[in-house]
Molecule: c-di-GMP-I riboswitch aptamer
Organism: Anoxynatronum buryatiense
RNA sequence: UACCGAUAAAGGCAAACUUUGGGAAACCGGAGGACGCAAAGCUAAAGGGCCUGUAAAAUGGCAGCCAGCUACCGAA
Numbered sequence: 001u002a003c004c005g006a007u008a009a010a011g012g013c014a015a016a017c018u019u020u021g022g023g024a025a026a027c028c029g030g031a032g033g034a035c036g037c038a039a040a041g042c043u044a045a046a047g048g049g050c051c052u053g054u055a056a057a058a059u060g061g062c063a064g065c066c067a068g069c070u071a072c073c074g075a076a
Base pairs, nucleotide, nucleotide: 004074005073012037013036017032018031019030020029021028022027035064041069042068043067047066048065049062050061051060
């Protein structure tokens, strides 16, 4: 440096659900809550995919689907 990922250390995030606010919806913000996560950090026209919507049409939404970029720790 590239992989890899402990019954290691220090920390981190927060699904469903409840509540409150926003939105036509998908879904999003706050509070509570933990199913899980070694990138569950960031990136959503100009990678793929999915969802909403429409007669048809996303410059609408999802990064906790794959992907891209970046990063803490260090046993085997």